[in-house]
Source information: A computed fold for a 1521-nucleotide RNA from an uncultured prokaryote, annotated as small-subunit ribosomal RNA.
RNA sequence: AGAGUUUGAUCCUGGCUCAGAAUGAACGCUGGCGGCGUGCUUAACACAUGCAAGUCGCACGAGAACGUUUCAGCUUGCUGAAACUAGUAAAGUGGCGCACGGGUGAGUAACGCGUGGGUAAUCUACCUCCGAAUCGGGGAUAACAUUGCGAAAGCGAUGCUAAUACCGGAUAAUAUCUUAAAAAUCUCGGUUUUAAAGAUCAAAGGUGGCCUCUACAUGUAAGCUUUUGUUUGGAGAUGAGCCCGCGUACCAUUAGCUUGUUGGUAGGGUAAUGGCCUACCAAGGCAACGAUGGUUAGCUGGUCUGAGAGGAUGAUCAGCCACACUGGAACUGACACACGGUCCAGACUCCUACGGGAGGCAGCAGUGAGGAAUUUUGCGCAAUGGGGGAAACCCUGACGCAGCAACGCCGCGUGAGUGAUGAAGGCUUUCGGGUCGUAAAGCUCUGUCAAGUGGGAAGAAUCCACAUGGUGAUAAUACCACUAUGUGUUGACGGUACCACUAAAGGAAGCACCGGCUAACUCCGUGCCAGCAGCCGCGGUAAUACGGGGGGUGCAAGCGUUAUUCGGAAUUACUGGGCGUAAAGAGCGCGUAGGCGGUCUCUUAAGUCGGGUGUGAAAGCCCGGGGCUUAACCCCGGAAGUGCAUUUGAAACCGCUGGACUUGAGUAUGGGAGAGGGUAGUGGAAUUCCUGGUGUAGAGGUGAAAUUCGUAGAUAUCAGGAGGAACACCGGUGGCGAAGGCGACUACCUGGACCAAUACUGACGCUGAGGCUCGAAGGCGUGGGGAGCAAACAGGAUUAGAUACCCUGGUAGUCCACGCAGUAAACGUUGUUCACUAGGUGUAGCGGGUAUUGACCCCUGCUGUGCCGCAGUUAACGCAUUAAGUGAACCGCCUGGGGAGUACGACCGCAAGGUUAAAACUCAAAGGAAUUGACGGGGGCCCGCACAAGCGGUGGAGCAUGUGGUUUAAUUCGACGCAACGCGAAGAACCUUACCUGGAUUUGACAUCCCGGGAAUCUUUUGGAAACACAAGAGUGCCCUUCGGGGAGCCCGGUGACAGGUGCUGCAUGGCUGUCGUCAGCUCGUGUCGUGAGAUGUUGGGUUAAGUCCCGCAACGAGCGCAACCCCUUUCUUUAGUUACCAUCAUUUAGUUGGGGACUCUAAAGAUACUGCCCCGGUUAACGGGGAGUCCGGUGGGGACGACGUCAAAUCAUCAUGGCCCUUAUAUCCUGGGCUACACACGUGCUACAAUGGCCAGUACAGAGUGAAGCGAAGCCGCGAGGUGGAGCAAAACGCAGAAAGCUGGUCUCAGUUCGGAUUGGAGUCUGAAACUCGACUCCAUGAAGGUGGAAUCGCUAGUAAUCGCGCAUCAGCAUGGCGCGGUGAAUACGUUCCCGGGCCUUGUACACACCGCCCGUCACACCACCCGAGUUGGGGGUACCCGAAGUCGCUAGUCUAACCAGCAAUGGAGGACGGCGCCGAAGGUAUGCCUGGUAAGGGGGGUGAAGUCGUAACAAGGUA
Repeated sequence: AGAGUUUGAUCCUGGCUCAGAAUGAACGCUGGCGGCGUGCUUAACACAUGCAAGUCGCACGAGAACGUUUCAGCUUGCUGAAACUAGUAAAGUGGCGCACGGGUGAGUAACGCGUGGGUAAUCUACCUCCGAAUCGGGGAUAACAUUGCGAAAGCGAUGCUAAUACCGGAUAAUAUCUUAAAAAUCUCGGUUUUAAAGAUCAAAGGUGGCCUCUACAUGUAAGCUUUUGUUUGGAGAUGAGCCCGCGUACCAUUAGCUUGUUGGUAGGGUAAUGGCCUACCAAGGCAACGAUGGUUAGCUGGUCUGAGAGGAUGAUCAGCCACACUGGAACUGACACACGGUCCAGACUCCUACGGGAGGCAGCAGUGAGGAAUUUUGCGCAAUGGGGGAAACCCUGACGCAGCAACGCCGCGUGAGUGAUGAAGGCUUUCGGGUCGUAAAGCUCUGUCAAGUGGGAAGAAUCCACAUGGUGAUAAUACCACUAUGUGUUGACGGUACCACUAAAGGAAGCACCGGCUAACUCCGUGCCAGCAGCCGCGGUAAUACGGGGGGUGCAAGCGUUAUUCGGAAUUACUGGGCGUAAAGAGCGCGUAGGCGGUCUCUUAAGUCGGGUGUGAAAGCCCGGGGCUUAACCCCGGAAGUGCAUUUGAAACCGCUGGACUUGAGUAUGGGAGAGGGUAGUGGAAUUCCUGGUGUAGAGGUGAAAUUCGUAGAUAUCAGGAGGAACACCGGUGGCGAAGGCGACUACCUGGACCAAUACUGACGCUGAGGCUCGAAGGCGUGGGGAGCAAACAGGAUUAGAUACCCUGGUAGUCCACGCAGUAAACGUUGUUCACUAGGUGUAGCGGGUAUUGACCCCUGCUGUGCCGCAGUUAACGCAUUAAGUGAACCGCCUGGGGAGUACGACCGCAAGGUUAAAACUCAAAGGAAUUGACGGGGGCCCGCACAAGCGGUGGAGCAUGUGGUUUAAUUCGACGCAACGCGAAGAACCUUACCUGGAUUUGACAUCCCGGGAAUCUUUUGGAAACACAAGAGUGCCCUUCGGGGAGCCCGGUGACAGGUGCUGCAUGGCUGUCGUCAGCUCGUGUCGUGAGAUGUUGGGUUAAGUCCCGCAACGAGCGCAACCCCUUUCUUUAGUUACCAUCAUUUAGUUGGGGACUCUAAAGAUACUGCCCCGGUUAACGGGGAGUCCGGUGGGGACGACGUCAAAUCAUCAUGGCCCUUAUAUCCUGGGCUACACACGUGCUACAAUGGCCAGUACAGAGUGAAGCGAAGCCGCGAGGUGGAGCAAAACGCAGAAAGCUGGUCUCAGUUCGGAUUGGAGUCUGAAACUCGACUCCAUGAAGGUGGAAUCGCUAGUAAUCGCGCAUCAGCAUGGCGCGGUGAAUACGUUCCCGGGCCUUGUACACACCGCCCGUCACACCACCCGAGUUGGGGGUACCCGAAGUCGCUAGUCUAACCAGCAAUGGAGGACGGCGCCGAAGGUAUGCCUGGUAAGGGGGGUGAAGUCGUAACAAGGUA
């Protein structure tokens, strides 16, 4: 620090996901040790048991027992007494403490917390310091005793008694209050100081010691003294209360809240201010800078993360707050409205004798429950701290320790060195090997941890006791108090840490991952199954992604997973984002609050900046040291703490106050422009209707029609009239307006902008949350109006349907007036304002200058409105002085797609509806711009037997052949649009043959190796359908030899490796092939352009059959294709003439022979054609048109030759081949059958339907082939197929071999025929072991369909079509098929509109599996979440009323009453207690309305689902943009 994921690829936007760190964690697997920490996050749920707050006898009264000893009585085991126990235990009065410490986070959005201040508005026990004092009395009461009630808890009566308990009195101040004065100071309602008068208020003693003085006279009391208490005052310290500024979560779908409310006066209350409370008076107070309400939450130091800013969090530790079963209340006290106190109410639990009582673990342990989940009913007060005490000491679940838990952090170990036959074994393999792997074993060492044995700390300082000094007090060297030193005493942890020794490599490694992100790869199994998955995505038979094995990678006593937080995320953007098209500018304006604001100057000092001071607790983080062996951890010091407060200074900027200015803004004057707005009036053209005339059969409408109108007179035409609406031409990327919008003419009223020149005001400005106005079309209301047009509706068409597009009609509406509504693709998809930043060229309005007689032209200024374009900017497209550039100000808006601009709520509306505006759930994308393709019922150009023009066919018939289907035991398999179907098959009777039936074989029909035997081989018998089985006989070769034998080849038998497979996969493959297409295309290097995919080149202008060539050009070159080079053919030349040829000369029946080398021909080498020449056109080009000459003229004709690629095209059955499968069978052999079936459908052909013909007779002319298991002549036989025959020929020689159409003559005469030949019967021939299934041919006889073929469709552009025959391959035989050959030999092409296919350019695209694409909605089914819902059931708040506990307060006529007062007393008074009454008041009840959950018949839309149904709405002009 980034990465993956939208696409065919690219850039951008944008979400989702990952890598990091962390945790009070949990779960899975695993687990050696130690140190330091941490440990109910859930039910503030309920709690058994034990402990967690007591202490003081130096405040007080009283005061045991057990036991021991002694004595007495004496029935020697009992009773009694005394002493000790012991002034002890326990209880009580009293004092102090119990408000600390410890727990929890329910409540609380608050002065609760944080921070900084204030208290001049306050209190503070214990503690410290400084003063003063501590006098003298009184009456009770618990304990105790006696006694009553009660189950208990407990309560009562009578009697006795003490105090540092309680109560008067005295005294008293610098205390408090009142009166009143002065001064200083201040925060100005005060504080401080000084002086005076009056009133009021206190106490408690205890312990130790000593007798110097007094009294009694051992010694004690008074007294003295020490110490500690008590009272009062002041000060301090500490702690607390209250107040204030600032900060402190979310929701506006919570916008208004408030009656003690806000303030005042008076009073009450408090330690103290205050509506804190009460009475009266006033009507205020809070709120968009968010009141009120709702939801959530303890706050902070800090913690986690982050570069930081931030974000999240608030366990442990520390500060504050709140709470203590729930609610309320007070008492005591310095402090509480009190966790282990009281009272009341409620819920729950327990005890009960049923009458009544008891309780509160959110203290430490522990239990149950809840939960994914969180420990021991431990030890000790040794240390630290706290309470009490004079102290010893006691108490202390605070605390210190130990236990449990890998819960976290840190440290250590599980060994080290050496060791290659690279062992065995595992895995894998291309079988060679590789790897685990120096890893192991082996050898040599070490000894951490754990184990055992032995030793063994620090934490301890005190207090206290004793000893020795010092100081104070005193008469005193006693005693006492204080103090110093020394000695002694005190350890839960714990025989722990640590140390030494012994022995031993011995006891100690797992977990996750290995497709990419992301380090790490192979084998087997599985076969869209099982499963994985954080995202993308893997799995459908070769899975590095599932499961296992081997190997590897990472971390390591842990490793993974899950959950959560921050980060990455600049993905809420302060640092640090955006809004033309990706999400996003409000439809437009006016304007309030607010924000921002021109120039100069004076002042001030709120902001701002600098310095000082205080604070910012400790701990933590950071830095520097130090201590545990190290580290974690701990200790010490420092820094930092960006903050707040205060003080002081500066005055540039911002702000405030004052003054001035004119450039921003505005006003006045003079002009012209304009569909700017409103009202009233006027006008002509056109449509429709009405009236009348003329006139007759149609009109209208459409792609074509029909509905419709018309003989009752339409349409057409003329004249007149009515009525409504809209304003042709001008008219223009012209004008005006803020936007919506505005278009005939005239008048009136009225708004704004612009230009010019001067004058005036003097910042008056910009923006603008809320608010208000305006606001197209359509819609609504009321009343008019209604010509045309026209939703709805009706009819006619179209169509599979047509609730549409088209047509004929037609109502709302469109128009007017007055209201409502308030939305649009209200768009420049671009908020308003200001400033700055190259130009060029139009246009509208108003000026200026020069010139001119004038109008133009030219130069120039301002305002508007367009186009092009630089810099700049942008993801790109583009924008570009009218910015989307560079800056400033303000407002609005956005944060993935869908759900959804929807639900609910609220506001507005008559309604329709509008505004505001979510969530659950779901997906990993949705999207923008541009690129390359492909496609278009887009466009342009061009080509092709593509159409057209022609000729001949197919489709109809019969037959042949192939295919489908059907059938079958089998009808083997493959090929399926073009590009399968006379295709593989250049030839199925057996064989072929792969299929079926049946019979056989199992190392095999075939190959290699091993062992044994035998040469090979040949003949014969039997069984059998054959394969085969059984048996008999003959018979030995070659090479070497040591003569025993061995070897090569072949045969037989055997064992196992293996053979074999036309079994599967052409979607695992090679090779070969088809096709687009013989179409003209497909690419590369370098350069250039672009962020990039890519582009350029290859586009453009011409031209060509051609990316063929030329010209131009940021391209220049090159490659594969085109063309040419190759073959055949056409012409000529030369050479050569046998088997070919024969002009001349002989010769013959015959080129037969001689001869010839001329010709044809043969076969070799050459030549020829190149737009070379001429004319014209064209750019002086390429090239085109014409012409000459030429065998041939514009690639002469034909062939071979097939670019990059496409179709997962065809072929595993030509062959080869990976993987899988079969192995007495899916292999092999044999017999017979099948591939030849036959209601049917299709393709390709043959023969025909006839007279351009059939038949008969005669007669002419080819080319190319082929022949030895062959072609086979002549001759003879047969009607014929053919037979016989065997000459000749390995072929320019002989044979196949008669070419046919043609020509000549004859006949037939339009008919199912002398056409046609199917079918069938009979007789034959040939091949072949064999023609039944199932061959071809011949003869005789038979003589079917068929009279030119519907829709549709095919071939062909010249030696072509058509027509005629001939040959060859395969082959024993079998061709209408295939491949070749020649003969005869046409017609037509205007042309490119249309159909099909193709090429180039361009355009659109939501396609890229690429239009056979993509994709929308209803319906049907399943699931999910949500909304509404008659209701029903919880929770919370409000209001009104009822009832009203405890308790404070107030009042009090009743009852009782020790202290004080009066009184001789009785008694009375004061005061108090109880009781009563009253206010307030928790819980409870009734009523009512609000908010918010759960649940619900039914209803609604939404989302998601496998290949459902119906259509085809969108994307191309998507077929109606």